[in-house]
């Protein structure tokens, strides 16, 4: 740098002890225990496994079946909500893609 996805989903001890939600601007969580660290346990199905079709066999292989040992990820608010643009419109507000950011393969 490239693709794909973000309205679902799923938390309890222990240690710790003031700060967390990425930026900012908002509006939240939080000494009824925040970050971060362990343990266990849980959601999902990117990867990954079974199967099916493809006439047959080999390969190979599911945008739609199934499944969860194993990589990862995740387990407060839609990515919490917004920032740009475009619609509509007197403002606000809403209603569309975008941007940025996460994850995951390559």
């Nucleotide at each position: 740098c490239u693709c794909a996805u973000c309205c679902a989903g799923a938390g309890g001890a222990g240690c710790a002890g003031a700060g967390g939600g990425a930026a900012c601007g908002g509006c939240c969580c939080u000494g009824u225990g925040a970050a971060g660290c362990u343990c266990c346990a849980g959601c999902a199905a990117c990867c990954c496994c079974c199967c099916a079709u493809c006439a047959a066999c080999g390969c190979u292989c599911g945008c739609u079946g199934g499944g969860a040992a194993g990589g990862u990820g995740c387990u407060a608010a839609g990515u919490c909500c917004g920032u740009c643009a475009g619609g509509c419109a007197a403002u606000u507000a809403c209603c569309u893609g975008g941007a940025c950011g996460a994850u995951g393969a390559g």